[in-house]
RNA sequence: GAAGUUGGUCAGGUAAUCGCGGUAUGUUUUUUAAUGUAUCGAGGAAAGUCCGGGCUCCACAGGACGCAGUGCCAGAUAACGUCUGGGUAGCGCAAGCUAACGGCAAGUGCAGCAGAGAGAAGACCGCCAAUCUUUAUUGAUUGGUAAGGGUGAAAGGGUGCGGUAAGAGCGCACCGCAUGGCUGGUAACAGUUCAUGGCAAGGUAAACCCCACUGGGAGCAAGACCAAAUAGGAAAACAAACCUUAAAUGGUGAUGCGUGGUCCGCGCAGUUUUCGGGUAGGUUGCUUGAGGCAUGCAGCGAUGCAGUGUCCAGAUGAAUGAUUACCACAUUAGCAAUAAUGACACAGAACCCGGCUUAUCGACCAACUUCAACU
Numbered sequence: 001g002a003a004g005u006u007g008g009u010c011a012g013g014u015a016a017u018c019g020c021g022g023u024a025u026g027u028u029u030u031u032u033a034a035u036g037u038a039u040c041g042a043g044g045a046a047a048g049u050c051c052g053g054g055c056u057c058c059a060c061a062g063g064a065c066g067c068a069g070u071g072c073c074a075g076a077u078a079a080c081g082u083c084u085g086g087g088u089a090g091c092g093c094a095a096g097c098u099a100a101c102g103g104c105a106a107g108u109g110c111a112g113c114a115g116a117g118a119g120a121a122g123a124c125c126g127c128c129a130a131u132c133u134u135u136a137u138u139g140a141u142u143g144g145u146a147a148g149g150g151u152g153a154a155a156g157g158g159u160g161c162g163g164u165a166a167g168a169g170c171g172c173a174c175c176g177c178a179u180g181g182c183u184g185g186u187a188a189c190a191g192u193u194c195a196u197g198g199c200a201a202g203g204u205a206a207a208c209c210c211c212a213c214u215g216g217g218a219g220c221a222a223g224a225c226c227a228a229a230u231a232g233g234a235a236a237a238c239a240a241a242c243c244u245u246a247a248a249u250g251g252u253g254a255u256g257c258g259u260g261g262u263c264c265g266c267g268c269a270g271u272u273u274u275c276g277g278g279u280a281g282g283u284u285g286c287u288u289g290a291g292g293c294a295u296g297c298a299g300c301g302a303u304g305c306a307g308u309g310u311c312c313a314g315a316u317g318a319a320u321g322a323u324u325a326c327c328a329c330a331u332u333a334g335c336a337a338u339a340a341u342g343a344c345a346c347a348g349a350a351c352c353c354g355g356c357u358u359a360u361c362g363a364c365c366a367a368c369u370u371c372a373a374c375u
Base pairs, nucleotide, nucleotide: 001371002370003369004368005367006366007365008364009363010362012327013326014325015324016323017322018321020041021040022039023038024037025036026035027034028033043346047357048356050355051354052353053352054351055219056218057217058216062264063263064262065261067215068214069213070212071211072086073085074084075083076082087101088099089098090097091096102210103209107208108207109204110203124149125148126145127144128143129142130141131140132139157175158174159173160172161171162170176199177197178196179195180194181192182191183190184189223284224283225282226281233275234274235273236272237271238270241252242251243250255269256268257267258266291311292310293309294308295306296305297304298303329342330341331340332339333338
């Protein structure tokens, strides 16, 4: 100097004037409301609604199945499919990045064509032997074989030696593989001149499936309260039945509804359907928290603990804006002084919070990797 990797910060600032909304407070008041002062007022993603919760209701709410989700190990967290650290596999020269990472000997599937044979899957060419035949292993038949060749993405571990009629883990050595031991580690796993074994019937589960763990539902348009109005409207269907008894509160049985689906259980006593009518207004929920920031301690880290200080939109047809000046920043022009432009991109809170994902103009900071040159 160039090319990269990882993590993080900002999303202009100050002042004035005018215009909006909330809160506190004062004054007035036609109670509704008006007005003065002070103070606060839309993001890093507010987005997507993909996960997890808080909260509210069903509702007093249990069990099983089904369905859905997750899937290496250890931690963090209110919880999670999130995050942190580690392991293994793959990619990259490297810093680093990615992983939908339990099980294929529980079962069932799938892999075209080619090929003898594609998963307890083989004999096409070839090699060897015997018999018959022939000039002749020339041809035929039978048997053996899987080392060589061929097909294929993939063909019953690899190299070498011995052995054999020819071969073959058939035997042996080494490598590989499997099981067990030992060592390190909480573990996943890693190592090993330890031992045994000739050991291979492969791939695929974001294929069906099996295993382990987890899981009620609906949602602020949840819910609560107040006021007002109408028609206490009309019609239909199901249902309480049977036995004993002086009597049923006994016995048998049974309808509908509620609980996301099914069954059991539990609860209620009526339930369901059609036509017609009224209201849809106001208050609340509504913003102080599993809060944020700064500081200290513990931890590799996610994060936790401690005390002090400081900070905080609540609209409801929907507020948070406009103008001017200066400063900062960026771009363009210029030798410079300086001048002009810009509020930029993605984009606007609606019950709240923790994540993930997606979109994005630019500026900056820190650490690390590789290459080249110079000293």

Bacterial RNase P class A from an uncultured Alcanivoracaceae bacterium, 375 nucleotides, folded computationally. The prediction has a mean pLDDT of 76. The sequence was found by an Rfam model in a public genome assembly. It matches the Rfam family "Bacterial RNase P class A". Rfam classes the family as a ribozyme.